[in-house]
Context: one part of a larger RNA
């Protein structure tokens, strides 16, 4: 490299938007750049292959042909790619009905809990474990009951149920905005699909400032356990956890499964639309269209499994991999405030 492959053996970017690139729908003319054909000119000679001859044979040698798969002229052809003109509507997009929904951001607002003051009742234990003990409590804890402060978090509903790209999204109500699905009439008229670079988001920890700080709780400190216990248990409790503004860019960031597009038995099932039936309502029963999930045939896999949501038949972009360890390590670079991303070897050894 070529081939082969990426669920789980080494391998799918953490997910979008997208530039150049690469691919791309029916149809009609029209060029002729790839393509395909004919002619001609080069393609040196030797050599190598055929076929005849020359050395008694061969090695050698001579003659003639063949090939020289390029290339350059020109003459054509026109399915196929390409480019120019048009057209068309099924691919994608827009409009207008009716729709579901923890999409996002703001600003307000409740309740239950817990913690802390204050008062009241009361008056010896509480608390906590396997056991206890560290801790709290006559300066009146625990317990109740009342008032007020405070911070977080949203119990039932809640669902292999809903939205979102994806990270993630849950009391309520209001403002503001982004995306889908259906439906049937309608409008552009291939307007697409994919994305190296680049640009945007991107939990949790963790930095920078200012705030806030109820319950928890890395670090700590005390109690127990134990041979020991820098732990698991238990009592404390500091960053943090919230918020606001920037930074960081990483996760088993997983469906360990890239994005799109067609096509290939069906059976139950959830969600949201839409018709049919039926006088009319009804998930009473059908049909359909999107997402959501279990089982299964064909294939298909090492086999676990998958199986119209393919990991099954194709075809168009991207990324990625090529024995283990050295190592996601050193080294340049680049980002970063820092921690440290990102890009990334070898010597050596098995």
């Nucleotide at each position: 490299c070529u081939g082969g492959g990426c669920u789980u053996a080494a391998a799918g970017g953490g997910u979008g938007c997208g530039u150049a690139g690469g691919c791309g729908g029916g149809u009609u003319g029209g060029a002729a750049g790839g393509u395909c054909a004919g002619a001609u000119g080069u393609g040196a000679a030797a050599g190598c292959c055929c076929a005849c001859g020359g050395c008694u044979c061969a090695a050698c040698c001579g003659u003639g042909g063949a090939a020289u798969u390029g290339c350059g002229u020109u003459u054509g052809a026109a399915a196929c790619c390409u480019c120019c003109a048009g057209u068309c509507u099924u691919g994608a997009g827009g409009a207008a009905g009716a729709u579901a929904g923890g999409g996002g951001a703001g600003a307000g607002c409740g309740g239950a809990a817990c913690u802390g003051a204050u008062g009241g009742u009361g008056g010896a234990g509480c608390g906590g474990u396997g056991a206890a003990a560290u801790g709290c409590g006559u300066u009146g804890a625990u317990a109740u009951c009342a008032u007020c402060a405070g911070g977080a978090a949203c119990a039932c509903c809640g669902g292999u149920g809903g939205c979102g790209a994806a990270a993630g999204c849950g009391g309520c109500u209001c403002u503001c905005u982004g995306g889908g699905a259906u439906c049937c009439u309608u409008c552009u008229g291939a307007c697409g699909c994919u994305g190296a670079g680049g640009c945007a988001c991107g939990a949790a920890a963790g930095c920078u400032a200012g705030g806030g700080g109820a319950g928890c709780g890395a670090a700590c400190g005390g109690g127990a356990u134990u041979a020991g216990a820098u732990a698991c248990c238990c009592c404390g409790g500091u960053a943090g956890u919230c918020c606001u503004a920037g930074c960081u860019g990483u996760a088993a960031a997983c469906g360990a499964u890239c994005a799109g597009u067609a096509c290939u038995a069906g059976u139950c099932u959830g969600u949201g639309g839409g018709g049919a039936c039926c006088u009319c309502c009804a998930c009473a029963u059908c049909c359909u269209c999107u997402c959501g999930g279990a089982c299964g045939u064909a294939g298909c896999g090492a086999a676990a499994g998958u199986g119209u949501u393919a990991a099954g038949u194709a075809c168009u972009g991207c990324g990625c991999c090529u024995g283990g360890g050295g190592a996601g390590u050193a080294u340049g670079g680049u980002c970063g405030c820092a921690a440290g991303g990102c890009u990334g070897a070898a010597a050596c050894u098995c």
Small-subunit ribosomal RNA, central domain from an uncultured prokaryote, 350 nucleotides, folded computationally. The coordinates come from a structure-prediction model, not an experiment, and the mean pLDDT is 87. The full RNA is in RNAcentral, with records from ENA.